[in-house]
């Protein structure tokens, strides 16, 4: 400076109407970290966490604006071990704002936008 940078409602019940509600299922951004794998004579090295740490978009305040500040979600329980927040097994929980004939992580919309960040 250029490119790039988010996944999912499928099946069945209610019901005049739900991809919103019940039941059953599906999705997991980025960075780091990591007893696990992979590789190699040995090291480097590579890959692995939605709920451990930070970030970032959303949202909320203030400003003409570039921006400042705020606020930002979830995990226990057995095993193994010297040690487990990460291995292994079971069992949970979580997910912005606006719309909608009926309540939305999975459908429309701002968004053909912006971003952590990757890569050249």
């Nucleotide at each position: 400076u250029u490119u790039c940078a988010g996944g999912g409602c499928g099946g069945g019940g209610u019901g005049c109407a739900a991809u919103u509600c019940c039941c059953c299922a599906c999705u997991g951004g980025c960075g780091g970290u990591a007893a696990g794998g992979c590789g190699u004579c040995u090291a480097u090295g590579c890959c692995a966490a939605g709920c451990c740490c930070g970030c970032a978009a959303a949202c909320c305040g203030c400003g003409c604006a570039u921006g400042c500040g705020g606020c930002c979600g979830a995990u226990c329980c057995a095993g193994u071990g010297c040690a487990a927040g990460u291995c292994u097994g079971g069992a949970g929980c979580c997910a912005a704002c606006g719309g909608u004939g009926a309540c939305a992580g999975u459908c429309c919309g701002g968004a053909u936008g912006g971003a952590a960040g990757a890569a050249a």